[in-house]
């Protein structure tokens, strides 16, 4: 890079460096010298990973609960809204898809 399965309306800074664009893409709306974005430190707990419980069960594994924070991840806004299709006479709403992100498995 692709492909497959889940998952995206919880959570999380009165730090410290840098100095201009950043919110995947269009459009829109928004964050940004009162310092965004990005790094470092501090945090957070969905995912895999460990530990524990209670219940079945011979017993274990799974699933369900909690806790930890090792491997990822995240740490403004619902993936910030939308984009493509249907529902509805339209509005608003819904609901599926599609992209996107992420995790864990394959190539």
């Nucleotide at each position: 890079c692709u492909c497959u399965u889940a998952u995206c309306g919880a959570g999380a800074g009165u730090g410290g460096g840098c100095g201009a664009g950043g919110g995947a893409c269009a459009g829109g709306c928004c964050c940004g010298a009162u310092g965004a974005c990005c790094c470092c430190c501090g945090g957070c707990a969905g995912c895999c990973u460990g530990c524990a419980g209670a219940a079945c069960g011979c017993a274990a594994c799974a699933a369900c609960u909690g806790c930890a924070a090792g491997g990822u991840g995240c740490u403004a806004a619902a993936u910030c809204c939308c984009g493509c299709g249907g529902a509805c006479c339209a509005a608003u709403u819904c609901c599926g898809a599609g992209a996107g992100a992420u995790a864990a498995g394959a190539g």